[in-house]
């Protein structure tokens, strides 16, 4: 320096351009002598930054930023 991948709750991760889900983890209530585990329910995402397209964007575009790789 150039070419590929990749980035979404606290971790692991899904979503044909049309309402961002889920599973562990966490809080909270029941049970318990008391933990655990078992049930129920609560909360928690400016979708890596900034632009653009489009009625609409997580998703296409193009610039950056991060991590992997590879090529010289």
């Nucleotide at each position: 320096g150039c070419c590929u991948u990749u980035g979404u709750a606290g971790c692991u991760u899904a979503a044909u351009g049309g309402u961002a889900g889920a599973g562990c983890a966490a809080c909270u209530g029941c049970u318990u002598c008391g933990u655990a585990a078992g049930c129920a329910g609560u909360a928690g995402g400016u979708u890596g930054u900034g632009g653009g397209u489009u009625c609409a964007a997580g998703u296409c575009c193009c610039a950056c930023c991060u991590a992997a790789g590879g090529c010289u």
Molecule: transfer RNA
Organism: Candidatus Diapherotrites archaeon CG09_land_8_20_14_0_10_32_12